[in-house]
RNA sequence: UCUCUGGAGAGCUGCAUCUGCAGCACCGAAGGAGCAAUUCUUUUUUUAAGAAGAAUCUCUCAGGUACAAAAACAGGGA
Numbered sequence: 001u002c003u004c005u006g007g008a009g010a011g012c013u014g015c016a017u018c019u020g021c022a023g024c025a026c027c028g029a030a031g032g033a034g035c036a037a038u039u040c041u042u043u044u045u046u047u048a049a050g051a052a053g054a055a056u057c058u059c060u061c062a063g064g065u066a067c068a069a070a071a072a073c074a075g076g077g078a
Stems, first nucleotide, its partner, number of pairs: 001078006011024005025065003031061001032059003038052005
């Protein structure tokens, strides 16, 4: 990386050309973004500045809120 299995959360109303659109509300586990300790560089009188830097944390851009699909992650196989 591929494949199989498991896999959570959150909604109502209205309209409609019929499973879509709009309004407000909500969810976090595709993806994306932000940051700690720490490390490095520069500066150094006091001190600061910059870069690197994790997530299931945070944000909610995206995605999602019947089913389905998708789904981080876990296990099996290659």
Molecule: Glycine riboswitch aptamer
Organism: marine sediment metagenome